[in-house]
RNA sequence: CACUUAUCAAGAACGGCAGAGGGAACAGGCCCUGUGAAGCCGUAGCAACCGGUUCAGAUCAACCUCGCUGAACGUCAGGUGCUAAAGCCUGCCUCGAGCGUCGCUCGGGGAACGAUGAGAG
Numbered sequence: 001c002a003c004u005u006a007u008c009a010a011g012a013a014c015g016g017c018a019g020a021g022g023g024a025a026c027a028g029g030c031c032c033u034g035u036g037a038a039g040c041c042g043u044a045g046c047a048a049c050c051g052g053u054u055c056a057g058a059u060c061a062a063c064c065u066c067g068c069u070g071a072a073c074g075u076c077a078g079g080u081g082c083u084a085a086a087g088c089c090u091g092c093c094u095c096g097a098g099c100g101u102c103g104c105u106c107g108g109g110g111a112a113c114g115a116u117g118a119g120a121g
Base pairs, nucleotide, nucleotide: 001121003119004118005117006116007115008114013043014042015041016040017039021032022031023030026091027090028089029088044083045082046081049079050078051076052073053072054071055070056069057068087113092110093109094108095107096106097105098104099103
């Protein structure tokens, strides 16, 4: 970097350096920001994807290990991730309602794009 798959309305911040932008990209909106943006570092925290531990179940002629399924545990010194606002909202398709006319508003569903984990290349 592209592929597969799961999740994305919950949750969790201070300090130091730095010094003007930031909320992925484009457009429109809305917001954050010298009461200090991005970035880097330290510490703390959140969550429970992977890993770990324990228990149970299925499988077995029977017993055990691995593996499989489920549950519990973060007082579990592990690997990631995350710590403004729904992934800040909308954009494409579709369904319903209203206005009114070939568009607008409100609500629901889906897609696309993106982020993170795990897997495989």